[in-house]
Molecule: transfer RNA
Organism: Acanthoscelides obtectus
RNA sequence: ACCUCUGUAGCUCAGUGGCAGAGCGCUGGUCUUGUAAGCUAGGGGCCGUGAGUUCAAUCCUCACAGGAGGUA
Numbered sequence: 001a002c003c004u005c006u007g008u009a010g011c012u013c014a015g016u017g018g019c020a021g022a023g024c025g026c027u028g029g030u031c032u033u034g035u036a037a038g039c040u041a042g043g044g045g046c047c048g049u050g051a052g053u054u055c056a057a058u059c060c061u062c063a064c065a066g067g068a069g070g071u072a
Base pairs, nucleotide, nucleotide: 001071002070003069004068005067006066010024011023012022013021018055026042027041028040029039030038048064049063050062051061052060
C1' cells in the first nucleotide's frame, strides 16, 4: 500500500428495513440474626462519525477515522 472481517447497555453478544433486546453486572424491595444465594421490580443506548437510497435505516450503499486478520 491493497484485501477481508468487526463496531449495538458497564462487560459478553443477539437483532438484518417498520417503537432496540438477552445473559452477567448495577440499584430498590422481599427473604435472613446478618451476609451470600433465591424471588421480584427498576435504571442505563441519539446502534463509531458523516452523507446517500427509502414513506421508513441498527439493518442497504458510499466516504472517513478506530480495532483484528491476511498478502507483498